Large-subunit ribosomal RNA, domain VI from a metagenome, 247 nucleotides, folded computationally. Model confidence (mean pLDDT): 86 of 100.
Context: one part of a larger RNA
């Protein structure tokens, strides 16, 4: 821009994409079948590879969340504490998020029309013949079925609801943000508000802060599950989403 008034939702499915794998063992049963050798149909269990989703578990990461600590420079009262550089200085842990090696799930089943093949009936050709007329079965392939995209399918579909003459319905700008994202877009909100921050509580991480006091000659230890804390969860309008404008 179109889809022929403008919108908000819900849909149909022309058409497209994905999936499609396979092993071992047990029972039936050494049974059916077969002279024997051999050896089913069917039912169940456990796997492999592949794929999708997820983070409760097991783990990985987690560039500054906690702790320890070295060298050197600085602030500070030679303290406490903080800070620059040294790969995040090094080291021990680790929330959310992301992830696999972790967890769960998937291939199924069925239908249609068939291939090779197997048939039924049956003439041409008094027989025979699956074929000529007619008719049945038959494969991971094909068409459906399962998952998914889909009306720019210009043949532009359908349904419901809303709005009406200078405005409305609705949308956008702007702002707070996001498990959405390069930016647009999408989604959640904008005071009739929990959208983000803050605060409070809490899950969780680290591992017992400073000061004080007690014990010890001291190092150090106790009081103390302390102190601190990013992304998690919940509550709470304290802060910011004001006013407004455009189509």
């Nucleotide at each position: 821009c179109g889809u022929u008034a403008g919108a908000a939702a819900a849909u149909u499915g022309a058409g497209g994409g994905g999936c499609g794998c396979u092993g071992a063992c047990u029972c039936u049963a050494g049974u059916a079948c077969g002279a024997g050798a051999g050896g089913a149909c069917g039912a169940g269990u456990c796997g492999g590879a592949c794929g999708a989703a997820c983070c409760g578990c097991u783990g990985g990461u987690a560039u500054a969340c906690c702790u320890g600590u070295u060298g050197u420079g600085g602030a500070g009262c030679u303290a406490a504490u903080c800070u620059g550089c040294a790969c995040c200085g090094c080291a021990g842990g680790g929330u959310a998020g992301c992830c696999a090696u972790g967890u769960u799930c998937g291939g199924a089943u069925g239908a249609g029309a068939u291939a090779a093949g197997c048939g039924c009936u049956g003439a041409a050709a008094g027989c025979a013949u699956c074929u000529a007329a007619g008719u049945g079965c038959g494969a991971a392939a094909c068409u459906c079925a399962c998952c998914u995209c889909a009306a720019g399918a210009u043949a532009a579909g359908u349904u419901u609801u809303c709005u009406u003459u200078a405005c409305a319905a609705g949308g956008a700008u702007c702002c707070u943000g996001g498990a959405a994202g390069a930016u647009g877009a999408c989604c959640a909100g904008g005071u009739u508000g929990a959208u983000a921050g803050g605060c409070u509580a809490u899950a969780g991480a680290u591992g017992u802060a400073c000061a004080g006091u007690c014990a010890g000659u001291a190092a150090u230890g106790g009081c103390a599950a302390a102190g601190u804390c990013a992304a998690g969860u919940a509550g709470u309008a304290c802060u910011a989403a004001u006013u407004a404008u455009c189509c």
Its Rfam family is "Bacterial large subunit ribosomal RNA".